[in-house]
Predicted 3D model of a 95-nucleotide RNA (Bacterial small signal recognition particle RNA) from Verrucomicrobia bacterium 13_1_20CM_3_54_17. The RNAcentral record of the sequence draws on ENA and Rfam. Rfam family: Bacterial small signal recognition particle RNA. About the family: The signal recognition particle (SRP) is a universally conserved ribonucleoprotein involved in the co-translational targeting of proteins to membranes. It is recorded under the gene name ffs. The same sequence occurs in records of 8 taxa.

RNA sequence: CGUCAGGGGCUAUGGAUUGAGGACUUACGAAUCCCGCCAGGGCAGGAAUGCAGCAACGGUAGUCUGAUCCUCCUUGCCGUAGUUCUCUGGCGGAC
Numbered sequence: 001c002g003u004c005a006g007g008g009g010c011u012a013u014g015g016a017u018u019g020a021g022g023a024c025u026u027a028c029g030a031a032u033c034c035c036g037c038c039a040g041g042g043c044a045g046g047a048a049u050g051c052a053g054c055a056a057c058g059g060u061a062g063u064c065u066g067a068u069c070c071u072c073c074u075u076g077c078c079g080u081a082g083u084u085c086u087c088u089g090g091c092g093g094a095c
Stems, first nucleotide, its partner, number of pairs: 001092008009083007016075001019072005024066001027063002034059003042051003
C1' cells in the first nucleotide's frame, strides 16, 4: 500500500421511546348571561293571527375518557443500508 473480517464514528431509513397539538370516541355539558325549536301559560287583537318566551327536546363552545390515526418534537435503545472517516486482526506486496 492492497484485500478480507470485526468494532467504532458519521449519514440515511424503519421500529421503539419522550412531550405537545389535532382527528375520532365515551360521559357530562354553560343551572339567569351560546344557537335552534318552542308544549303549557302570558301579552295584543272582534277574529284570523301575531309577539315575547319558561320547561322539555336537539345542537354548539367547553370538560372528562380512552384503544386507534395524523403532525411536530425527544433519545438511554434496536435493526437495515451507505460511507475517499477511524481502530484491531489475518493474508499478500513494496521499501